[in-house]
């Protein structure tokens, strides 16, 4: 000297899905707030695991053990007019940084 990748998730775009559902009760009469209850979503957060890869067993083409990703499962959490939120792209800014 360079900026390949990686951070943070600071700022800004995009960003799906599902009851304006019953019941009680407060109450500023509103899509309100507590509470219950039955339908349902997946994309926060968490769960579960294929192949691989490691260890035991030691000869079983074998069984156990650990590890092991997702937008996949699962619904615990959260959600289910609108806002917010919101994985995951994207721009930028900061920091960090392989080869050379």
């Nucleotide at each position: 000297u360079g900026g390949a990748g990686g951070a943070a998730c600071a700022u800004c775009c995009g960003g799906a899905g599902a009851a304006u559902c019953c019941c009680c009760g407060c109450g500023u009469c509103c899509g309100g707030c507590g509470g219950g209850g039955u339908g349902c979503c997946g994309a926060a957060g968490g769960u579960g695991c294929a192949a691989g890869g490691c260890g035991g067993u030691u000869u079983c083409u074998g069984c156990c053990g650990c590890u092991g990703a997702a937008u996949c499962u699962c619904u615990c959490a959260g959600g289910c007019g609108a806002a917010a939120a919101g994985a995951c792209g994207g721009a930028u800014u900061u920091c960090u940084g392989a080869a050379u």
Model confidence (mean pLDDT): 76 of 100. This is a predicted structure of a 100-nucleotide RNA (Glycine riboswitch aptamer). It was read from a public genome assembly, where an Rfam model found it.